[in-house]
RNA sequence: AUGUUAUCAAGAAAGGUGGAGGGAUUAGACCCUUGGAAGCCUUAGCAACCCUUUAAACUUAUUAAAGAAGGUGCUAAAUUCUACUUAAAUGACCGAUUCAUUUAUCGGGAGUUUGGAUAGAUAACGG
Numbered sequence: 001a002u003g004u005u006a007u008c009a010a011g012a013a014a015g016g017u018g019g020a021g022g023g024a025u026u027a028g029a030c031c032c033u034u035g036g037a038a039g040c041c042u043u044a045g046c047a048a049c050c051c052u053u054u055a056a057a058c059u060u061a062u063u064a065a066a067g068a069a070g071g072u073g074c075u076a077a078a079u080u081c082u083a084c085u086u087a088a089a090u091g092a093c094c095g096a097u098u099c100a101u102u103u104a105u106c107g108g109g110a111g112u113u114u115g116g117a118u119a120g121a122u123a124a125c126g127g
Base pairs, nucleotide, nucleotide: 003125004124005123006122007121008120013043014042015041016040017039021032022031023030026083027082028081029080044075045074046073049071050070051067052066053065054064055063056062079119084116085115087114088113089112090111093108094107095106096105097104
């Protein structure tokens, strides 16, 4: 590198250095940025994956509460949004038949919402 599992609409920034890009990748959109981007360093913070304590359960698996010393991670915007999907709901509109005061049935269907997939990020485990 690859694999498995879990999570990804919450939360949390200042300084120094640096000097033009950045938001993972492709395309589009949108946004941040010389009132200083990325990267690096320092300090602070957030969260609670690993972890610590207590209680319950105990064949195995686990659950709840509290915590933050340590290992990671993170600190603009939902993983910034969209892309794929005969999976559901809704559905402008179009066509056919029926009716003709009105309508009803069937077929198609842009768009929207929700879900799923793909890709990615992080953690733990495995190798």